[in-house]
Context: one part of a larger RNA
RNA sequence: CGAAUUGGUGGAUGCCUUGGGUAGUAAUGGCGAUGAAGGACGUGCUAGGCUGCGAUAAGGUGCGGGGAGUUGUCAAGGUGCUUUGAUCCGCACAUUUCCGAAUGGGGCAACCCAGCUAAUAGAGAUAUUAGUUACCUUGGACAGGAGCGAACCUAGGGAAGUGAAACAUCUCAGUACCUAGAGGAAAAGAAAUCAAAAGAGAUUCCCUUAGUAGUGGCGAGCGAACAGGGAAGAGGGCAAACCAGUAGCUUGCUACUGGGGUUGUGGACUGCAAUAUCCACUUGGUUAGCUUAGCAGAAGGAUCUGGAAAGAUCCGUCAUAGAGGGUGAUAACCCCGUAUGCGAAAGGCUAUCCAUAGGUAGCAGUAUCCAGAGUAGGCCAGGACACGUGAAAUCCGGGCUGAAGCCGGGGGGACCACCCUCCAACCCUAAAUACAAAUACUACACCGAUAGUGAACAAGUACCGUGAGGGAAAGGUGAAAAGAACCGCGGUGAGCGGAGUGAAAAAGAUCCUGAAACCAUUCGCCU
Numbered sequence: 001c002g003a004a005u006u007g008g009u010g011g012a013u014g015c016c017u018u019g020g021g022u023a024g025u026a027a028u029g030g031c032g033a034u035g036a037a038g039g040a041c042g043u044g045c046u047a048g049g050c051u052g053c054g055a056u057a058a059g060g061u062g063c064g065g066g067g068a069g070u071u072g073u074c075a076a077g078g079u080g081c082u083u084u085g086a087u088c089c090g091c092a093c094a095u096u097u098c099c100g101a102a103u104g105g106g107g108c109a110a111c112c113c114a115g116c117u118a119a120u121a122g123a124g125a126u127a128u129u130a131g132u133u134a135c136c137u138u139g140g141a142c143a144g145g146a147g148c149g150a151a152c153c154u155a156g157g158g159a160a161g162u163g164a165a166a167c168a169u170c171u172c173a174g175u176a177c178c179u180a181g182a183g184g185a186a187a188a189g190a191a192a193u194c195a196a197a198a199g200a201g202a203u204u205c206c207c208u209u210a211g212u213a214g215u216g217g218c219g220a221g222c223g224a225a226c227a228g229g230g231a232a233g234a235g236g237g238c239a240a241a242c243c244a245g246u247a248g249c250u251u252g253c254u255a256c257u258g259g260g261g262u263u264g265u266g267g268a269c270u271g272c273a274a275u276a277u278c279c280a281c282u283u284g285g286u287u288a289g290c291u292u293a294g295c296a297g298a299a300g301g302a303u304c305u306g307g308a309a310a311g312a313u314c315c316g317u318c319a320u321a322g323a324g325g326g327u328g329a330u331a332a333c334c335c336c337g338u339a340u341g342c343g344a345a346a347g348g349c350u351a352u353c354c355a356u357a358g359g360u361a362g363c364a365g366u367a368u369c370c371a372g373a374g375u376a377g378g379c380c381a382g383g384a385c386a387c388g389u390g391a392a393a394u395c396c397g398g399g400c401u402g403a404a405g406c407c408g409g410g411g412g413g414a415c416c417a418c419c420c421u422c423c424a425a426c427c428c429u430a431a432a433u434a435c436a437a438a439u440a441c442u443a444c445a446c447c448g449a450u451a452g453u454g455a456a457c458a459a460g461u462a463c464c465g466u467g468a469g470g471g472a473a474a475g476g477u478g479a480a481a482a483g484a485a486c487c488g489c490g491g492u493g494a495g496c497g498g499a500g501u502g503a504a505a506a507a508g509a510u511c512c513u514g515a516a517a518c519c520a521u522u523c524g525c526c527u
Stems, first nucleotide, its partner, number of pairs: 001524004006520003014512001015476002019447002021444006028436002030148002038099003041054003045077001048074003060093006069081002104113003114133008135145003152183001153181005163170001167217001193200002204231004214222002235428003238372001242259008264406001265371004269365004278359002283355003287351006294342003300315005316333002318322001324336003377401004382396003387413001408423005463470002483511001486498004
C1' cells in the first nucleotide's frame, strides 16, 4: 500500500411512535378580598423526582354512576382495603399552612413584630387558639374597587429600518410599540343622513361600484362615495313647557320627588274618544332540550406453515355495525369499540309557559308657552376626512370671540339666490361582525427523533448570566423478563468462557437494524 464472507469502535440508514404542526367543527369565553393566577414549604410504610393533596394534607362527607379488584408514577418490596360494594368516574359540600393584588405594621416573597375582642391554661407574668385591624370610591356603609388572563375591541400617546432607485414634503403608518379601560364580543347606531326634480329611510359586515372619481415633490404612491345585490333586522328613554306634593329661606324664587312629554313639525294647553296591541326583563316556579358520570350493542370454526395466526386452504355468519385501535405476522365475526337505541339523585346552560315589577296607540283647534348656549358660527395655528391649504365644503378639539331661538336653525364640496332635505349642542339599544387561552372532536399528497414545538425522555429541566435574559443534549431488549440459576478464570473485581431462557443472545440491559470515517487482526506486496 492492497485485499478479506475477520473483529472493534461509531451511530448513519431503514422500520416504528408515546410527541408535535396546520386547518376546521361544536360548545364556551373568564378567575379574584368567600383571597386569584403563580409559587414556597409540607404531606406516603418512602431517600429522591413527577403527579395529587393541605396539619382532616396521594386525602374527608353526602348524593349518583359502576361492579372486581385495589393501595398514583419512576419501581419493586412491604402493609392494608374490598360483593356489608372497595379502587375508579361525575356533581355538591368540608378542610385548604405560608407567600403572592396581599390588605394590622414592617420586610432581603414564602419571614419578623404588633393592637383590640373572646375562650382556654396559669397565682401571675405570660402562652395558645378563634376572630378582627390596609387604602380608594361614596353623604355614609355590612356595598363596590384593586390583581391575573391567548387573541380580538375602544381610547390616550406614537417611531424607525424601508419606498421614492439619493433626499427634505410624501411613504412605511396612525403600523410596531407604550399606557388606560371594557366585554363575550367591543365599537357604532335610530338622520341638524344621503340624494337630485325621482326618491331612499338607524348601525354593523360581505360582494359590487373600482384601482373608477379624485388626491399626489401630479413623483413614489394614496384612494373613496352615490347607486345596486346580500347577511342581519328593533327601536326606545330623558331635558323643557304644564300640574301636584315636600323642603328651604332672601315670600317668590330655588332644590327634590311624582305625573306629563319626546317630534319636523311635535308637545304643553283646550275639546272629544279609548283600554287594544306589543316589549330589548328583575326574581321565583313549571315543562322541555342540551351538558357535566354512564348502559345495551350483531356475527367463526377446522386444517396447514410457523415461536406465535389475524396469513394460506376449506366450509360458514353478521352488517342502520367492513370508522379506528389492540391482541405473539395482515382479524367485520377474539378484546375495546363502531351503527343504532337508552340514561341523571346533584350542579350548569338554553328555551316555552305562569306569576312578579314596569312601559307602550288616537282625532280636532292654534291665542299663549316649551323644544338641549359659552352651544352653532367666525378668526388664528393644528388634526381627521381617499382629499398634502388647495377654489376646500364637512367633522374634531386648543386660543380669542360669539348668534338665532319656530315668522327659527343646519346641510346639499368656496360663495350667493331659488329649490330640496333634515332638526345639532342629552342618553340607551339585540342580531348580522372580530378573536381563540381553556374544553371536546375531526381531517391532512404535514414531520417522524440533526425532523416536528425549545421540549416524544426529571424541559423552560440541566447549565450559563449580578440581572433582564439565554438555554441544551437525551426515544426503540423481547411476544412475554422468561433480565442469564449453577460451574470455571479473574483482585470476594471489571470482563470473559461454559450452562440455562428464548424463534433469535451476532436480541444480554452501552441491548432493533447497525453504513462510513477511525483502530486492530489475518493474508499478500513494496522499501